About this RNA: This is a predicted structure of a 337-nucleotide part of an RNA (large-subunit ribosomal RNA, domain IV) from an invertebrate metagenome. The prediction has a mean pLDDT of 81.
Context: one part of a larger RNA
RNA sequence: AGUUCUUGAAGGAACUCGGCAAAACAGCAGGCGUAACUUCGGGAUAUGCCUUGCCUCGCUUAAGCGAGGCCGCAGCGAAAGACCUCUGGCGACUGUUUAUCAAAAACACAGAUCUCUGCUUAAUUCGUAAGAAGAUGUAUAGGGGUUGAGGCCUGACCAGUGCUGGAACGUUAACAGCGGCGGUCCCUGUAAUUUAUUACUUGGGCUGACUGCUCUAAGCGCCAGUGAACGUCGGCGGUAACUAUAACCGUCCAAAGGUAGCGUAAUCUCUUGCCAGGUAAGUUCUGGCCCGCAUGAAAGGCUUCACGACUGGAGGACUGUCUCCAAGAACUGCUCG
Numbered sequence: 001a002g003u004u005c006u007u008g009a010a011g012g013a014a015c016u017c018g019g020c021a022a023a024a025c026a027g028c029a030g031g032c033g034u035a036a037c038u039u040c041g042g043g044a045u046a047u048g049c050c051u052u053g054c055c056u057c058g059c060u061u062a063a064g065c066g067a068g069g070c071c072g073c074a075g076c077g078a079a080a081g082a083c084c085u086c087u088g089g090c091g092a093c094u095g096u097u098u099a100u101c102a103a104a105a106a107c108a109c110a111g112a113u114c115u116c117u118g119c120u121u122a123a124u125u126c127g128u129a130a131g132a133a134g135a136u137g138u139a140u141a142g143g144g145g146u147u148g149a150g151g152c153c154u155g156a157c158c159a160g161u162g163c164u165g166g167a168a169c170g171u172u173a174a175c176a177g178c179g180g181c182g183g184u185c186c187c188u189g190u191a192a193u194u195u196a197u198u199a200c201u202u203g204g205g206c207u208g209a210c211u212g213c214u215c216u217a218a219g220c221g222c223c224a225g226u227g228a229a230c231g232u233c234g235g236c237g238g239u240a241a242c243u244a245u246a247a248c249c250g251u252c253c254a255a256a257g258g259u260a261g262c263g264u265a266a267u268c269u270c271u272u273g274c275c276a277g278g279u280a281a282g283u284u285c286u287g288g289c290c291c292g293c294a295u296g297a298a299a300g301g302c303u304u305c306a307c308g309a310c311u312g313g314a315g316g317a318c319u320g321u322c323u324c325c326a327a328g329a330a331c332u333g334c335u336c337g
Stems, first nucleotide, its partner, number of pairs: 001332008010323002014321001019318001029051004037042001039149001053070007071075001083316007090308002095107002111147007124133003150303004155233003160230002162226005169221003176214005181208006189200005234252005261295001262292001273289005
């Protein structure tokens, strides 16, 4: 000097990002008693109060009750064995997760909803295939997407994109049909001549990434529908008999202009917004307010009992966390001998 412990005057969180750590209270025994809130199950061992050993007697089947007495510092006589309360946020809950820095508000979940699938091969998935899962199942089933208990709800917009449906018209491929043109071969005829060739011609065969027309499918164009599909949900100016504000009016744009609710929020830059509460003093906290830079309804909105090794604020109890350090025990290191 350190590690692990023990004790501490007065104060008692003044420490600190934060009561981290430590301490203390309480003690799944018996009795009494127990609030708000609530989904009536809970909350709840809420919080809190009392009792507890042994002997004798009485009552009693017993358990036990009552009376009297005895001992100790102490009677759940040892050990082990929750600190509590108030108020917010988030997630309903039990559960799952980054083996080895993250356990959470992340994932899952029951519930809700959309969509696909009618089964001799479902849809979907694995595989080149055979085959297999789905399933020895059959729409109260199976696959996929989103949301995430419960309660109250889930507004407007189909213009764009997607999806579904429609079939009148337009456009549109290959194939096919009918032609044209060209190449080449055979045949018929005519003309010319270099006499075995050239040009044209009748008919036929084969052929060309050539070309015209006809016939046309899905698709696209087109017409509808569809948001718990991807998504989107305005600007400017004026107006009331104090002032201020604007129920109201005008105008432009748009597919429609953000409804209910919530709101300085896990979302607010300005911002320590303004008012109130709590404190002697509060950038945090709680309750209100609302022109919300840039909230908002299943990327769900708001609320909610219970629950949480989650996270914020406050209080009680308690303490060496601190004011401010001190003493001691065991061990270790170092220095000296």